Model confidence (mean pLDDT): 81 of 100.
Predicted 3D model of a 72-nucleotide RNA (transfer RNA) from a Verrucomicrobiota bacterium.
The source organism's lineage runs through Bacteria, Pseudomonadati and Verrucomicrobiota.
It matches the Rfam family "tRNA". By type it is a transfer RNA. Rfam links the family to the GO term triplet codon-amino acid adaptor activity.
The sequence was found in a public genome assembly.

């Protein structure tokens, strides 16, 4: 050069083409002497960029751009 997998919250992952979610952290508070744990509430999104397709795209095409990994 070509493959093939991936990329979605502050991490680490979900989401059958029809309302974007969880766990962990983070904030608040509860409990507790106190730290841990636990309870309860909560913020947090340009789903890597652009186009197309389509009543509707994280998911389907197509082109960039990262990463790992196989080939030359």
């Nucleotide at each position: 050069g070509g493959g093939u997998u991936g990329g979605u919250a502050g991490c680490u992952c979900a989401a059958u083409g029809g309302u974007a979610g969880a766990g962990c952290a983070g904030c608040g508070g509860c409990c507790u002497u106190u730290u841990a744990a636990g309870c309860c509430g909560u913020u947090g999104g340009u789903u890597g960029c652009g186009a197309g397709u389509u009543c509707g795209a994280g998911c389907c095409u197509c082109g960039c751009c990262c990463a790992a990994c196989c080939c030359a």